Background
The RNA shown here (transfer RNA) has 71 nucleotides and comes from a Sedimentisphaerales bacterium.
RNA sequence: GGCCCUGUAAGCUAAUGGUAGACUGGUUCGUUUACACCGAACACGCAGAGGUUCGAUUCCUCUCAGGGCCA
Numbered sequence: 001g002g003c004c005c006u007g008u009a010a011g012c013u014a015a016u017g018g019u020a021g022a023c024u025g026g027u028u029c030g031u032u033u034a035c036a037c038c039g040a041a042c043a044c045g046c047a048g049a050g051g052u053u054c055g056a057u058u059c060c061u062c063u064c065a066g067g068g069c070c071a
Base pairs, nucleotide, nucleotide: 001070002069003068004067005066006065007064010024011023013021018054026042027041028040029039030038047063048062049061050060051059
């Protein structure tokens, strides 16, 4: 330098154009003498920009970050 892959919650991970979910973790409440376990509720997210579309996490382009292959 060229090509390819990946990017979603604090971590890990679903969602093939129509309300963003699960598990673990966090907070609060219940339970307990207390802690733990358990139960209930809540908060936190689509890497960034642009485009297509009635509608984009999803499709297209560029950028950024990480990884792989070739030279």
The sequence was found in a public genome assembly.